[in-house]
RNA sequence: GGGGCGUUAGCUCAGUUGGGAGAGCGCGUGCUUCGCAAGUACGAGGUCGCCAGUUCGAUCCUGGUACGCUCCA
Numbered sequence: 001g002g003g004g005c006g007u008u009a010g011c012u013c014a015g016u017u018g019g020g021a022g023a024g025c026g027c028g029u030g031c032u033u034c035g036c037a038a039g040u041a042c043g044a045g046g047u048c049g050c051c052a053g054u055u056c057g058a059u060c061c062u063g064g065u066a067c068g069c070u071c072c073a
C1' cells in the first nucleotide's frame, strides 16, 4: 500500500423485499421472606462508529472516513 470481516443498551450479541430498534445478563422498583438468596411483574437505559448521498422513508443500499481483527505485499 491492497483485500476480507467487524463496529447496534453497561457487557455478550441478534436484527435481509428498506417502514416496530430488540434478546440474554446486569441495573432500578414492587410483590413474595423474619432477613438474604432465588423467583416473579413492571421499568429505566440507544446520535445503530462518524460524514455525505440515494429514497416519501436508511441499522439495512452507495461513496468517503476512523478504530479493531485478519490475509497478501
Base pairs, nucleotide, nucleotide: 001072002071003070004069005068006067007066010025011024012023013022019056027043028042029041030040031039049065050064051063052062053061